[in-house]
Context: one part of a larger RNA
RNA sequence: AAUGAACGUUGGCGGCGUGGAUUAGGCAUGCAAGUCGUGCGAGAAACCUCCUUCGGGAGGCGGACAGCGGCGUAAGGGAGAGUAACGCGUGGACAACCUACCCCCGAGUCCGGGAUAGCUGCGGGAAACUGCAGGUAAUACCGGAUAACAUCCCCGGAUCAAAGGUGUGAUUCCGCUUGGGGACGGGUCCGCGUCCUAUUAGCUUGUUGGUGGGGUAACGGCCUACCAAGGCUACGAUGGGUACCGGGCGUGAGAGCGUGGCCCGGCUCACUGGGACUGAGACACUGCCCAGACACCUACGGGUGGCUGCAGUCGAGAAUCUUCGGCAAUGGGCGAAAGCCUGACCGAGCGACGCCGCGUGCGGGAUGAAGGCCUUCGGGUUGUAAACCGCUGUCAGAGGGGAUGAAAUGCUAGGGGGCAAUCUUCCUAGUUUGACCUAUCUUCAGAGGAAGGACGGGCUAAGUUCGUGCCAGCAGCCGCGGUAAGACGAACCGUCCAAACGUUAUUC
Numbered sequence: 001a002a003u004g005a006a007c008g009u010u011g012g013c014g015g016c017g018u019g020g021a022u023u024a025g026g027c028a029u030g031c032a033a034g035u036c037g038u039g040c041g042a043g044a045a046a047c048c049u050c051c052u053u054c055g056g057g058a059g060g061c062g063g064a065c066a067g068c069g070g071c072g073u074a075a076g077g078g079a080g081a082g083u084a085a086c087g088c089g090u091g092g093a094c095a096a097c098c099u100a101c102c103c104c105c106g107a108g109u110c111c112g113g114g115a116u117a118g119c120u121g122c123g124g125g126a127a128a129c130u131g132c133a134g135g136u137a138a139u140a141c142c143g144g145a146u147a148a149c150a151u152c153c154c155c156g157g158a159u160c161a162a163a164g165g166u167g168u169g170a171u172u173c174c175g176c177u178u179g180g181g182g183a184c185g186g187g188u189c190c191g192c193g194u195c196c197u198a199u200u201a202g203c204u205u206g207u208u209g210g211u212g213g214g215g216u217a218a219c220g221g222c223c224u225a226c227c228a229a230g231g232c233u234a235c236g237a238u239g240g241g242u243a244c245c246g247g248g249c250g251u252g253a254g255a256g257c258g259u260g261g262c263c264c265g266g267c268u269c270a271c272u273g274g275g276a277c278u279g280a281g282a283c284a285c286u287g288c289c290c291a292g293a294c295a296c297c298u299a300c301g302g303g304u305g306g307c308u309g310c311a312g313u314c315g316a317g318a319a320u321c322u323u324c325g326g327c328a329a330u331g332g333g334c335g336a337a338a339g340c341c342u343g344a345c346c347g348a349g350c351g352a353c354g355c356c357g358c359g360u361g362c363g364g365g366a367u368g369a370a371g372g373c374c375u376u377c378g379g380g381u382u383g384u385a386a387a388c389c390g391c392u393g394u395c396a397g398a399g400g401g402g403a404u405g406a407a408a409u410g411c412u413a414g415g416g417g418g419c420a421a422u423c424u425u426c427c428u429a430g431u432u433u434g435a436c437c438u439a440u441c442u443u444c445a446g447a448g449g450a451a452g453g454a455c456g457g458g459c460u461a462a463g464u465u466c467g468u469g470c471c472a473g474c475a476g477c478c479g480c481g482g483u484a485a486g487a488c489g490a491a492c493c494g495u496c497c498a499a500a501c502g503u504u505a506u507u508c
Base pairs, nucleotide, nucleotide: 001507002506003505005504006503007502008501009500012358013357014356015355016354017353018351019350025314026313027312029311030310031309034071035070036069039068040067047060048059049058050057051056078269079268080267087194088193089192090191091190092189093188094187097186098185102182103181104180105179106178107177108176109175110144111143112142113141119134120133121132122131123130124129150159151158152157164174165173195241196240197239202232203231204230207229208228209227210226211225212224213223214222244266245265246264247263248259249258250257251256271292272291273290274289275288294305295304296303297302322348324347325346326345330344331342332341333340334339361391362390363389364388371382372381373380374379395449397444398443399442400441401440405436410431411430412429413428414427415426416425417424418423452497453496454495455494456493457478458477459476463492464491465490466489467488473480474479
């Protein structure tokens, strides 16, 4: 000098930051990923009209709950357990690779079919859930056609696709299929760098290489069969310990040393271990299956769960916050759009945890009150300090005004273009949208509500008296204390910092 700090004493206000470092221990509760009716069938309540035997029925409008289907759920958010490794950093390579949505260019979008959920009926089960039968739709599924600049090829040829919706009088718009390119994102490989330990010296059998085969988006012992006997190591292999890595951060004149919290990039993990499925992408935090531990429900037959998301709770600990508001902004998902969702995010709350700023008044006021302390008893000091007189109004308090964060989108009107247009696009004008509340201005009152902590032997700035008597105690080092202690305790006085001051821990 520094800290994600803690502890002690004290504590007025604001701004900006920051806050579970220990048990990757266990978790009650709520929320954290949905959306699309312009893909599909079906359709409750409410409302309107008509009929009615007053029970209800028919039609319309309406659109809830659920289902099929699409996209998203692999992002965003959290944590650092593991990992000494091509994990990370840096520089390269891929003629050995993939990439949904988005952009550009080319071509196409023809003819058919069978199911299945929802639904209805009948069941099983305590529940979770589930069975049988009937029947239905699609941008769900399947067949045929077409087929190139695609794929394979023995260069003869062979193989492979599609889906519609919306709206108009109509070109519209959104899609679908196929091919090429781009962009974005990823995968793989390599050179170099990356802690301690030799009181760890040898390690290795898919091991090292080859051939055939399999597998992958892709190279490869990645896997497999056979063949060969190799490969690494004192320039530290193998083993053990510790540890996510970098940009950075702290310190320092620098070299260096220490560190990796907040923010950004990468990696890894998601109760523990294993596995694949779906998909452009996962071996998938709030998906699936199996095993295990733990917890919960049970009618004992069987089921359910995973906060290292945001809050919150228990535990352990020196120690770390609200079960808050809002989608107004930024961003994301879905949607043609309106919009819906979003504990991402934006805000507010708590904590002197840190940094910074402000205040706790200002001027006058005695040969100097009282009180305290010291005294050589004369006095000195506290001390212009107080009282008292005059003044001001920061902050806080009460009242009133008041920006910025909002521009888009949507709606309305006008105009230009697309030959005409209610459609579409652009421009202009008006209008709509703020969770947080404020910055700031102004009025009122009144010095009123706002100072402490450590230290005073030397280092080190600031000393006297009393008490104590090697006791009680102090102490970072030297050392103080055994009867006049500037070092212990108290008082007065002083010194240094100040909404803080000290102590402890750690780094330089």